[in-house]
Molecule: small-subunit ribosomal RNA
Organism: Fodinibius sp.
RNA sequence: UUUUCAAAGAGUUUGAUCCUAGCUCAGGAUGAACGCUGGCGACGUGGAUAAGGCAUGCAAGUCAAAGGGUCCUUCGGGACACUGGCAGACGAGGUAGUAACACGUAGGUAACGUACCCCAAAGUCAGGAAUAACCCGGCGAAAGUCGGGCUAAUACCUGAUAGUCCCUUCGGGGUAAAGAUUUAUCGCUUUCGGAGCGGCCUGCGGACUAUCAGCUUGUUGGUAGGGUAACGGCCUACCAAGGCUAUGACGCUUAGGGGAGGUGAGAGCCUGACCCCCACCGAUGGAACUGAGACACGGUCCAUACACCUACGGGUGGCUGCAGUCGAGAAUCUUCCGCAAUGGACGAAAGCCUGACGGAGCGACGCCGCGUGAUGGAUGAAGUCCUUCGGGAUGUAAACACCUUUUAUGAGGGAGGAAGUUUAUUGACGUUACCUCAUGAAUAAGGGGCUCCUAAUCUCGUGCCAGCAGGAGCGGUAAUACGAGAGCCCCAAGCGUUAUCCGGAAUUACUGGGCGUAAAGGGUGCGUAGGCGGCCAUGUUAGUCUCUUGUGAAAUCCUCGGGCUUAACCCGAGGCGCGCAAGGGAAACGGCAUAGCUUGAGGAUGUGAGAGGUGUGCGGAACUCACGGUGUAGGGGUGAAAUCCGUUGAUAUCGUGGGGAACACCAAAAGCGAAGGCAGCACACUGGCGCAUUCCUGACGCUGAGGCACGAAAGCGUGGGUAGCGAACGGGAUUAGAUACCCCGGUAGUCCACGCCCUAAACGAUGUCCGCUAGCUUUUCGGAGUAUCGACCCUCUGAGAGGCGAAGCUAACGCGUUAAGCAGACCGCCUGGGUAGUACGAGCGCAAGCUUAAAACUCAAAGGAAUAGACGGGGGCUCGCACAAGCGGUGGAUCAUGUGGCUUAAUUCGACGAUAAGCGAAGAACCUUACCAAGGCUAGAAACCAUAGCUGCACGCUCCGGGAAACCGGAGACGCCUUCGAGGCGUGUAUGGCAGGUGAUGCAUGGCCGUCGUCAGUUCGUGGCUUGAGUUGUUCCCUUAAGUGGGGUAACGAACGCAACCCCUGUCGCCUGUUACAAGUGUCAGGCGAGACUGCUCCCUCACGGGAGAGGAAGGUGAGGAUGACGCCAGGUCAGCAUGUCCCUUGAUGCCUUGGGCUACACACGUGAUACAAUGGGUAGUACAACGGGACGCAAUGGAGUAAGCCGGAGCAAAUCCUUAUAAAACUAUCCUCAGUUCGGAUUGAGGUCUGCAACUCGACCUCAUGAAGUCGGAAUCGCUAGUAAUCGCGGAUCAGCACGCCGCGGUGAAUACGUUCCCGAGCCUUGUACUCACCGCCCGUCAAGUCAAGGGAGUCGGGAGUGCCCGAAGUCCGCGUUUAGCGCGGCCGACGGUAAACUCGAUAACAGGGACUAAGUCGUAACAAGGCACGGCUAGCGGAAGCUGGUCGCUGGAUAUAUUUA
Repeated sequence: UUUUCAAAGAGUUUGAUCCUAGCUCAGGAUGAACGCUGGCGACGUGGAUAAGGCAUGCAAGUCAAAGGGUCCUUCGGGACACUGGCAGACGAGGUAGUAACACGUAGGUAACGUACCCCAAAGUCAGGAAUAACCCGGCGAAAGUCGGGCUAAUACCUGAUAGUCCCUUCGGGGUAAAGAUUUAUCGCUUUCGGAGCGGCCUGCGGACUAUCAGCUUGUUGGUAGGGUAACGGCCUACCAAGGCUAUGACGCUUAGGGGAGGUGAGAGCCUGACCCCCACCGAUGGAACUGAGACACGGUCCAUACACCUACGGGUGGCUGCAGUCGAGAAUCUUCCGCAAUGGACGAAAGCCUGACGGAGCGACGCCGCGUGAUGGAUGAAGUCCUUCGGGAUGUAAACACCUUUUAUGAGGGAGGAAGUUUAUUGACGUUACCUCAUGAAUAAGGGGCUCCUAAUCUCGUGCCAGCAGGAGCGGUAAUACGAGAGCCCCAAGCGUUAUCCGGAAUUACUGGGCGUAAAGGGUGCGUAGGCGGCCAUGUUAGUCUCUUGUGAAAUCCUCGGGCUUAACCCGAGGCGCGCAAGGGAAACGGCAUAGCUUGAGGAUGUGAGAGGUGUGCGGAACUCACGGUGUAGGGGUGAAAUCCGUUGAUAUCGUGGGGAACACCAAAAGCGAAGGCAGCACACUGGCGCAUUCCUGACGCUGAGGCACGAAAGCGUGGGUAGCGAACGGGAUUAGAUACCCCGGUAGUCCACGCCCUAAACGAUGUCCGCUAGCUUUUCGGAGUAUCGACCCUCUGAGAGGCGAAGCUAACGCGUUAAGCAGACCGCCUGGGUAGUACGAGCGCAAGCUUAAAACUCAAAGGAAUAGACGGGGGCUCGCACAAGCGGUGGAUCAUGUGGCUUAAUUCGACGAUAAGCGAAGAACCUUACCAAGGCUAGAAACCAUAGCUGCACGCUCCGGGAAACCGGAGACGCCUUCGAGGCGUGUAUGGCAGGUGAUGCAUGGCCGUCGUCAGUUCGUGGCUUGAGUUGUUCCCUUAAGUGGGGUAACGAACGCAACCCCUGUCGCCUGUUACAAGUGUCAGGCGAGACUGCUCCCUCACGGGAGAGGAAGGUGAGGAUGACGCCAGGUCAGCAUGUCCCUUGAUGCCUUGGGCUACACACGUGAUACAAUGGGUAGUACAACGGGACGCAAUGGAGUAAGCCGGAGCAAAUCCUUAUAAAACUAUCCUCAGUUCGGAUUGAGGUCUGCAACUCGACCUCAUGAAGUCGGAAUCGCUAGUAAUCGCGGAUCAGCACGCCGCGGUGAAUACGUUCCCGAGCCUUGUACUCACCGCCCGUCAAGUCAAGGGAGUCGGGAGUGCCCGAAGUCCGCGUUUAGCGCGGCCGACGGUAAACUCGAUAACAGGGACUAAGUCGUAACAAGGCACGGCUAGCGGAAGCUGGUCGCUGGAUAUAUUUA
């Protein structure tokens, strides 16, 4: 420089947001297993657990051309056991052990070996003694074995010769051989070399644990010897005292290693099946023999366990070879065929052997390929599902028509794999692959999912049940989340689930993270190892860079090409293999060495500041004690009190003396110190620091694991001391309690000396050092300049300590030359919350305890910062009959009325703090009426449609019978239009569809309403700010009843609210005139208009506006009403109405009727009426209203009645008539004279009136009589600010009748408001918060119940690794002996076993303690707001529990207020 390859996120903490952090998901993979399902083929693959036990068969033999022999023979030969040779150390299997030169890689061996094979050279002479087979005899159940006798060899032995062999003192010494066969070879011996294969040694590389820190006696080295193929403590003796270790020795745990495999963008992380290489193992432990090679899987000996046979004497065995079996397990195959091929052993060869291997079988276990049909086919069939009932979906899907035949089945043909040595012969697979033909869509589709992540939804059932679930989370009557159906989505002979690994996870961060507040800076310094290191030069170079060579096995992987129809699979070539080693080169950087430098660092000289440290002495104030004086009844203490002290004289006050502790003012945001920390004054000793000078040394530096030292308070030990304070403790209060807060006392302690302890919110929650990057300002200590007599001031320059801030950083808050900015060096630390700074172990400590430091289990969060609300026994400002100031009430009595409760056959239902309770109900005797009892009706009491018949009957009406009525049964009369065909209309009956329901759900709803509240708020658009939620606007100042108006302003405008517009009322003018009045007028009614706007004067003000005043009927919104923002309370109403869904529907939850109930009555509450009296009551008299209503009505005059009312009816659809009259209170006169009364009227008796079908339950009224409680109302509580309260009467709605209630009307007509401290409510701003279901919130601990895991634990049981001692098999070695052998004896070592003490790991366990979890248990209220005593850290004591108290710290991770300082 060019090219190539290559990287995805989501859900879940919140009311919402950003960040941190964990959990979970989507992908790929597997020797898998499980569930459902299952057509074919090709290629692979298949005991992962019990290296647990194994029946049966097979897996290693071969050579007759080494030898003797036996048998058979076709006389060619063949068979057989034995001796002998070679092989059996390979191949096949497994992964137990092993953390090691076992493996990998690169080397070494001058320290080695090697049968078979190859090359080359030389040789192959002579002799001998045995032994198996066989024969004879014996023992034994068997396995087997003993004795005697004969015999051979390529078996064994001796001698000779010998070299290029071995030893050597270089003179010399020593070691070989085998023949077979008959002619060509095969052998044998010795030696050199080769190939291949091995032995040994070394560098480097790759597990966990430090809660394993010290290990080691053949240990480390030497000498000598032994041993080996070979070096070596490999072994022995002697000598020396070494060797390893923080770069992790030793120990424990786990594990075969590699090529490689999975995943990943890569770096990495995980794995070590199949195939290949290496190692190790062969029931367990030990041992040697043979051999080229073994300490030997299918050999030997011994021991042990197990199993089998047995005549009980004794024997036999080793599937971790191929099949197969049992066992254990979630789980892993045929007791198959063949040596045809490839390979191996033996043989001269033929050949034989080969569970190596080649094949087949079983298993969807995996990968790959194919199929289950293709084309046409709408009236979009039927069925099914959904539906807004119109329709839509399944769906060209099916049917149907035509076509094809992969596959399957049948038939025929039919390979290659085959090569030898020429021929000949030879195929397990294999009736194979493949080709052709035939039949016929014929033989072949499922699994999972459909709330979000995540592709795909509807209906029904269920009702926090049943169930689902990977996470978040679904299910409590409208479930796209459960179950089913339909539809849809994904994949497909598979689909899902589970387990495990990688990924996503930058969530261990090398690539590629962090530590102020989220987890995380060590309490601080000194300093060891280590890491890192200024400027210049030279030399060198194991780091570094570059080139070359060797190696990095094959397979795998990648690329290209090729072969099976394709692919998987297989073959060929190239690449890769990031590494190691050897050689050559370079010298920038780094290392090393040398020679220098001065800027880092240090020193020197001068000078300065300081609560730096240690010791000694001194001082005054206060306190307390003692003594004395004066003096008298209190003192002290608190929210208020009490305990306590005091007449034995306190407190107070004066004097004298003693004592201990702490040092006011100065004083500060200041100063010093490494931190902890340090404060009266003086002296002595002493550490560090700044500045100036630029004189000296010459990199001497920085950091710092371990280590060492220091380290507040509390606490501990010994001895002192003790005034005040003061854990514990005692007492008094408070309180439901009060183991507290408050008070009275008070011991340790606080003080000193010495010795321990070693922890803190040891904090700037910010490690140390160096460099760089705007400023402004304050302050402390220096220096210089200027100035001055000197100082102050001013300017500059260093070193500290603060505040505010540019850039930059930060999740934000904030930091910002004293960094949390930009870089570098080194150290410490973090990796979700809880468990837990706990357990166990270890170290330290006298103890308290400290340091180090887990896991099981459990949760899906825990957290940081900021935002909007809500809340606060936080703050500021401001309103309201909120309080206060007043007036009158309620709460007590009697009655009325509503409610609760109780009662009842029923006492229908709803409403429950404010916002239910004279409420729905503007009026329950029947009706109403929904409730109860009884009797009845059943397509219905009322509605619609269809069909068909009867029709003009029925229904209705009248009468009769039953009956309480409804109703049932019976009888009778009347009666439509008509074009007279029948149709229309009406009606009933019958059938069908349906009606009906005051049945449920106000938490499915509409509508309407209550409440905050007639409070002044609630929002939007655009723009600005912020990563964002959000914010600004709407905050601030002045003002208002008001987010009303003005000013200011990153905002500018706007909307819903406020106000105004509407109604009524008050003054005046004009018009009209039903009625009123005698007229004319105009009280009056209606209409139109005027008037009020802070307009005018003064004061304050920038303005808006406010205050005072004038005028005026009215003055600052004139009074009153209507009007109710965004929203809140799942507020109220399904019973006013409407309405979804559910439920009842002939013994009805429907409908009708009679009677009863809603009116009950021990009680409790709400709202009222009437009173308790003299501001009154009675009697008599005299005045003055308004709003309204009236024809099924209001009713006058008149008459009778004590009265209610009656008779009667003029007038009036009403400004006309009536109600209406005398309105009442008021006023005048008089009686009553303070009493249960001439107050009060309940209750009761009697007699009446009215309404109504009907006043018994259950109406109102009248008259007479009766004459109860009650003498002003406890705690508490309500209304009202002016024509208001209070008081007085009148009208209306509802209504047949019924008003103390409700809605209105007028008459008379007050008092008080200083003011905002307090109670309640509200608004705005601000602050804190762990609340957001929003303080009726959240939340802590004990106790009680249940479940679970872990730790401790008297012990009990088991495993592991050793140690001391005892015993001592087999066997090598050594020694001795002899009968010289296949011998005996002895010795060393030595497995197993025994014994003893200790170590370690695990199982189990009475018991005791803590931990975690679990809708509604107990006790309290610790924390979050100033959480009601601010909270928290360390420590000590105490207490049912949270906790409380003392000391000290944070001076905050506290609010508030004041002061000071800075800006």